[in-house]
RNA sequence: GUGGAUUCAAGGCAAACUUGUCAAAAGACAGGGACGCAAAACUACAGGGGCUUCCAUACGCGAGUGUGAUGCCAGCCAGUUGCCGAA
Numbered sequence: 001g002u003g004g005a006u007u008c009a010a011g012g013c014a015a016a017c018u019u020g021u022c023a024a025a026a027g028a029c030a031g032g033g034a035c036g037c038a039a040a041a042c043u044a045c046a047g048g049g050g051c052u053u054c055c056a057u058a059c060g061c062g063a064g065u066g067u068g069a070u071g072c073c074a075g076c077c078a079g080u081u082g083c084c085g086a087a
Stems, first nucleotide, its partner, number of pairs: 012037002017032006035075001041080003047077002049073003055068005
């Protein structure tokens, strides 16, 4: 000087639940709260997968059921980007 491994430090995010608001719903936002996460950062028109059913349509006497997302989920897989790392 280069490469690798490991540890520490400094921090970060925030599940369930709950209060309020929005939405037909899935779910989202804000407050509380931490189950966890080394990308639990960003991306839903890179891709796959999943959820909902206002609406459309078919069936049904009816309750309702099937199909279709333009809605939603990235803390499901994934794509892209990033911080520290023997002092």
The RNA shown here (c-di-GMP-I riboswitch aptamer) has 87 nucleotides and comes from a Bacillota bacterium. It matches the Rfam family "c-di-GMP-I riboswitch aptamer". From the family's description: GEMM was predicted in a large-scale screen for bacterial structured RNA regulatory elements. It was read from a public genome assembly, where an Rfam model found it.